Small-subunit ribosomal RNA, 5' domain from an uncultured prokaryote, 507 nucleotides, folded computationally.
The prediction has a mean pLDDT of 85.

[in-house]
Context: one part of a larger RNA
RNA sequence: AAUGAACGUUGGCGGCGUGGAUUAGGCAUGCAAGUCGAGCGGAAAGGCUCCUUCGGGAGCACUCGAGCGGCGCAAGGGAGAGUAAUGAGUGGGUAUCUACCCUGGGGUUCGGGAUAGCUGAGGGAAACUGCAGGUAAUACCGGAUAAUGUUUCCGAACCAAAGGUGUGAUUCCGGCUAAGGAUGGGUCCGCGUCCUAUUAGCUUGUUGGUGAGGUAACGGCUCACCAAGGCGAAGAUGGGUACCGGGUGUGAGAGCAUGGCCCGGCUCACUGGGACUGAGACACUGCCCAGACACCUACGGGUGGCUGCAGUCGAGAAUCUUCGGCAAUGGGCGCAAGCCUGACCGAGCGACGCCGCGUGCGGGAUGAAUGCCUUCGGGUUGUAAACCGCUGUCAGAGGGGAGGAAGUGCAUGAGGGCAAUCCCUCAAGGCUGACAAAUCCUCAGAGGAAGUGCGGGCUAAGUUCGUGCCAGCAGCCGCGGUAAGACGAACCGCACGAACGUUAUUC
Repeated sequence: AAUGAACGUUGGCGGCGUGGAUUAGGCAUGCAAGUCGAGCGGAAAGGCUCCUUCGGGAGCACUCGAGCGGCGCAAGGGAGAGUAAUGAGUGGGUAUCUACCCUGGGGUUCGGGAUAGCUGAGGGAAACUGCAGGUAAUACCGGAUAAUGUUUCCGAACCAAAGGUGUGAUUCCGGCUAAGGAUGGGUCCGCGUCCUAUUAGCUUGUUGGUGAGGUAACGGCUCACCAAGGCGAAGAUGGGUACCGGGUGUGAGAGCAUGGCCCGGCUCACUGGGACUGAGACACUGCCCAGACACCUACGGGUGGCUGCAGUCGAGAAUCUUCGGCAAUGGGCGCAAGCCUGACCGAGCGACGCCGCGUGCGGGAUGAAUGCCUUCGGGUUGUAAACCGCUGUCAGAGGGGAGGAAGUGCAUGAGGGCAAUCCCUCAAGGCUGACAAAUCCUCAGAGGAAGUGCGGGCUAAGUUCGUGCCAGCAGCCGCGGUAAGACGAACCGCACGAACGUUAUUC
């Protein structure tokens, strides 16, 4: 000098940051990923209209439960257990993939059979589930078409699609195929990347080859056969510790230490294993199996995973609200309106840190009183107080108020798409703030706001009393055994100041 600090005493306000470092221990409760009716059959609830025997029924599709389908759920958010190299950093390579997006090319044809929802009648305590009937699609399947695509023995063979809204017709949105781009990955190589030799030998798919399989892709990645190699004192193998970097702390630098918040990468998601779906996962709030733990049960059987945001128990010296809002930024879906978003934006708590401000200003001596000391004369506390005059920061009360808001949509007008109720553009208008509040004005009144550590030397600041090697102090030297400037108290002083000290750790 520093800290994600803790502890002691004290504590006025604000801004910006920051806050589970230990048990990757266990978790009650709520929320954290949905959306699309302009893909589909539809109508459980609400709304509107009509009828009614007042039980209800019919219609619309404003709207929409459940279902099929699409996209998303691989992002965003959390944590650092593992990992000493399958990582990260840096510099190169290619045998590869890439949904959504952009560019330009081609194509967008003819058919079919199911199934959920639903209806009927069941099983089960529940979770859930079997049967029969019937139905739709941008769900599924077949045929046609087929190159600049794939395979190729260069002859050839093979591979696709879906419609929707609106309309009198165009446009708009979407779907198929191939190429290029962009973005993001996969994979390979070089270099450096902690301690330990009281770890010296390690290795059999091991090292290489041929062939095959597998992968998006190279490769012992896997397999069959063949050869016997490969690594190592420039430290292999083993053991310990550890996420890595940008950075951060310190230091004149070299260096040393460190990796919390923020950003990039990696890894993990109760523990271990596995694949499915998909452009992408071997998937935090998906699936299956095993295990531990916990919960429900009608004992037959089921259910769960906060290392998301809050919150709780435990352990600990120690770390916060079961808050508000999608107004902004961003993300998902949607033509859009919009819906969702504990990302995020805000507020709350904590002097945890940094910074700023205040706790008043001027005058005021017979130098009051009190306290302390005293050589008893006085000195000091001390212009300090009282007293007089003034100001109004902050806090308090009342009132105004910029900016964070740009939009979207609506209706109007104008222009364009040859005409249009459809689409696009522009203009002016109106609308959108969770959180508060910058700042300004007025009111009152010095009123509401100072402590902590130290005073032997290092080291700024001393006297008296008490104690008597006791009680105690102490970072080091050391102090205390009857005149203690070092213990305890008082007065006085010194340092810093909403803080001041102590402890721990780093340089």